Bacterial RNase P class A from a Chloroflexota bacterium, 371 nucleotides, folded computationally. The organism belongs to Chloroflexota, within Bacteria. Its Rfam family is "Bacterial RNase P class A". It is annotated as a ribozyme. Rfam describes the family as follows. Ribonuclease P (RNase P) is a ubiquitous endoribonuclease, found in archaea, bacteria and eukarya as well as chloroplasts and mitochondria.
RNA sequence: CCAGGGGGCCGGACGGCCGCCGGUGGAUCGGUUUCGGCCGCUCCACGGGAGGAAAGUCCGAACUUCACCGGACAGGGUGCCGGCUAACGGCCGGGCGGUGUGAACCGACGGAUAGUGCAACAGAAACAGACCGCCUCGGACUUCGGUGCGAGGUAAGGGUGAAAUGGUGCGGUAAGAGCGCACCGGCGUCCUGGUAACAGGGCGGCCGGGCAAACCCCACCCGAAGCAAGACCAAAUAGGGGAGCGCUAGGGGUGUCCGGCUCCGCUCCCGGGUAGGUCGCUCGAGGCAGUGAGCAAUUGCUGCCCUAGAUGGAUGGCCGUCGCCGCUCUUCGGAGUGGUACAGAAUUCGGCUUAUAGGCCCCCUGGCAUU
Repeated sequence: CCAGGGGGCCGGACGGCCGCCGGUGGAUCGGUUUCGGCCGCUCCACGGGAGGAAAGUCCGAACUUCACCGGACAGGGUGCCGGCUAACGGCCGGGCGGUGUGAACCGACGGAUAGUGCAACAGAAACAGACCGCCUCGGACUUCGGUGCGAGGUAAGGGUGAAAUGGUGCGGUAAGAGCGCACCGGCGUCCUGGUAACAGGGCGGCCGGGCAAACCCCACCCGAAGCAAGACCAAAUAGGGGAGCGCUAGGGGUGUCCGGCUCCGCUCCCGGGUAGGUCGCUCGAGGCAGUGAGCAAUUGCUGCCCUAGAUGGAUGGCCGUCGCCGCUCUUCGGAGUGGUACAGAAUUCGGCUUAUAGGCCCCCUGGCAUU
């Protein structure tokens, strides 16, 4: 200097004028009062007011309602080990496997000896039967080169295929084969290290594969619905009409069934009224700093802070000066010009995934050159 990997932060700034939402304090006026106060309009002052993803709605919860408890089943989720967390399908660390020269990254990572199933075509054959071959014995023909037939042995060579009775090599054999041996591979067992997944070593055998992101088996976890949850107030209409089941041997009680417990109805159709207001609604598994523990995720302690709460849905418009990026020119001081990402809370939080102009910082890897 070039290329790459991992992590963190910002994601426009300042000023002026006008405007919007909400809070605190005060003042005048009006209404009301149980004379404490409360409500409303206007004005003044002082603070506050969209995100790292607010997005997707994919997970997990807090919270609310179903009065509830236990068991079984269905359905769903996860899937190596250890830890973190309120919890998770998340995060951290480790193991194993794979990709990459590497820093690193990815993993849908339990079980094929419980059972069922799938693998077209090709091929002799896909739970396994020999197409071409190789060897031995017998025998027929022969132009003496060979060509056939029968029996037995064989799966090392060739062919087919994604995959063919562990792989490579040596020996051995009539020819071959783990038949034997060496090194790998897998299995069983013992020892050592480790909390464990697992790793290393010794001994023994040489055994028929793949797919479970196929059904399935195993282990662990899970009640349902959701802020349009739910609570309250006010108002209005038609405590309307009909059908079915049932009336304690029955029906209801948020997946189904059973049991306990509990309450007396449950379901459907037609028609009518209301669509207003208040709460929920923002103090939280909260944020920041320091310090201790831990490889880390995270967590203990101390101190400080309060940072939107809208509801046809608030933070906008105009002007000016800068910042950053690109292009052109340059007398190298700069000038001109264009642009400035993804994108707006609606109960809240922890994650994951997706989008993102540009800038800054830290650590690591590879290459080139120079010293």